[in-house]
C1' cells in the first nucleotide's frame, strides 16, 4: 500500500399504491403519504438493453416503423461518500 474473506452503529434512501388546484402527446418526472427492498436504491445518459410514439415516414384503412423524449431501482462504465470485528 494491496488482494481476499468475515463483520455492520449511528443514519441515508424510498417500490406498489393513494392524492395532486403540477409538468408532459405518451412513456414518465415532481410534490405529499407509503415502506417492497437496497452496502451506493448517492450524482453523471458515455454504451447496452427496455419503454413511450407528439413528429416523421409508410399505408385506402387498421396500422407498423422511427428517439431529438424517459429509465440511474436493467445492467456496464465514469464519479463521489459512510460505518470498522479482524
Nucleotide at each position: 500500500a494491496u488482494c481476499a474473506a468475515u463483520u455492520u452503529u449511528u443514519g441515508g434512501c424510498a417500490a406498489a399504491c393513494u392524492u395532486g388546484u403540477u409538468c408532459g402527446a405518451a412513456a414518465g418526472a415532481c410534490a405529499a403519504g407509503g415502506g417492497c427492498g437496497u452496502a451506493a436504491a448517492g450524482c453523471c445518459a458515455c454504451c447496452a438493453g427496455u419503454c413511450u410514439a407528439a413528429g416523421g415516414a409508410u399505408g385506402a384503412a387498421a396500422a407498423u416503423c422511427u428517439a431529438g423524449g424517459a429509465u440511474a431501482g436493467u445492467g456496464g462504465g465514469g464519479u463521489u461518500g459512510c460505518u470498522g470485528c479482524a
Model confidence (mean pLDDT): 81 of 100. The RNA shown here (c-di-GMP-I riboswitch aptamer) has 86 nucleotides and comes from endosymbiont of Galathealinum brachiosum. Rfam family: c-di-GMP-I riboswitch aptamer. Its family is annotated with cyclic-di-GMP binding in the Gene Ontology. The sequence is in RNAcentral, with records from Rfam.